């Protein structure tokens, strides 16, 4: 250089053209406990950046950008 794949809370992950964008771990507040852990409850924190097509985009298209694989 071509190509093909991926990006979602701090971290992993999961999902769909109409959701309050979900789950575990962290982290916070609180309940159990004489104290800690451990368990319960509850809160906060997320669709990588522009476009396009829709009534409606995290979701489909096309660019970029970061990443990983193949190929020369």
């Nucleotide at each position: 250089g071509g190509c093909c794949c991926a990006a979602u809370c701090g971290a992993a992950u999961a999902g769909u053209g109409g959701u309050u964008a979900g789950u575990u771990c962290a982290g916070c507040g609180g309940g159990c406990u004489c104290u800690c852990a451990a368990u319960c409850c509850g809160c906060a924190a997320g669709c990588c950046g522009g476009g396009g097509u829709u009534c409606a985009a995290u979701u489909c298209c096309c660019c970029g950008u970061u990443g990983g694989g193949c190929c020369a």

A computed fold for a 72-nucleotide RNA from a Candidatus Atribacteria bacterium, annotated as transfer RNA. Its mean pLDDT, the model's own confidence on a scale to 100, is 82. It matches the Rfam family "tRNA". It is annotated as a transfer RNA. Rfam links the family to the GO term triplet codon-amino acid adaptor activity. Taxonomically the source falls in Atribacteria (Bacteria, Pseudomonadati, Atribacterota). It was read from a public genome assembly.